Record summary:
SAM riboswitch aptamer (S box leader) from uncultured Puia sp., 132 nucleotides, folded computationally. Its Rfam family is "SAM riboswitch aptamer (S box leader)". Rfam's curators write: The SAM riboswitch is found upstream of a number of genes which code for proteins involved in methionine or cysteine biosynthesis in Gram-positive bacteria.

[in-house]
RNA sequence: CUUAUCAAGAAAGGCUGAGGGAAAUGGCCCGUAGAAGCCUUGACAACCUGCGUUCACCUGCGCCGCUCACUUGCGUCGCCAAGGGGAAAGUAAGGUGCCAACUCCAUCCCGAGGAAGAUCGGGACAGAUAAG
Numbered sequence: 001c002u003u004a005u006c007a008a009g010a011a012a013g014g015c016u017g018a019g020g021g022a023a024a025u026g027g028c029c030c031g032u033a034g035a036a037g038c039c040u041u042g043a044c045a046a047c048c049u050g051c052g053u054u055c056a057c058c059u060g061c062g063c064c065g066c067u068c069a070c071u072u073g074c075g076u077c078g079c080c081a082a083g084g085g086g087a088a089a090g091u092a093a094g095g096u097g098c099c100a101a102c103u104c105c106a107u108c109c110c111g112a113g114g115a116a117g118a119u120c121g122g123g124a125c126a127g128a129u130a131a132g
Base pairs, nucleotide, nucleotide: 001132002131003130004129005128006127011041012040013039014038015037019030020029021028024107025106026105027104042099044097047095048094049092050091051090053088054087055086057084058083059082060079061078062077064075065074066073103126108123109122110121111120112119
């Protein structure tokens, strides 16, 4: 930089000791009944990956038809799963990730709503994670 996803899910122990929720502002929360960080263990999830299953595309094989005489090309149907590539659902958990609150919410734009608001919906920006 590109693409995909972001409303689901999942915590105990030890060390430590005051902050934390990415940044700014505002809000709202979490926190001495222990924040952040580090370590251990455990879980969650299934992006990549592995495995087998099914389907079906190309190659392949067979029948038939057409075409051409270079026995080639095309088409319908059927077969197989050997090769290549793909899809779906499943399974495992090797590489990552993750384990308060929608990515905690808003901020910018558009729309609904309304007297103004509240509120709601969509998008953008930013961010996180994965793969490249």

The source organism's lineage runs through Bacteria, Pseudomonadati, Chitinophagia, Chitinophagaceae and Puia.
The model forms 97% of the base pairs in the Rfam consensus.
Model confidence (mean pLDDT): 80 of 100.